[in-house]
RNA sequence: GCCGUCGUAACUCAAUGGCAGAGUACCUGCCUUGUAAGCAGGAGGUUGCGGGUUCAACUCCCGCCGGCGGCU
Repeated sequence: GCCGUCGUAACUCAAUGGCAGAGUACCUGCCUUGUAAGCAGGAGGUUGCGGGUUCAACUCCCGCCGGCGGCU
């Protein structure tokens, strides 16, 4: 330099064009003599950045940035 793949909540990951979700973690309550476990509830997102297509984009297209892998 070229090719591929990934980038979504604090972390690990879903969502293949139509309201952005789960598990863990965190906070509150219940339970307990107390803690852990368990149960119930809650908070937390400019979907890497900038454009384009579309009535509508996490999703499709282009560029850039970053991680990983391959080729030379």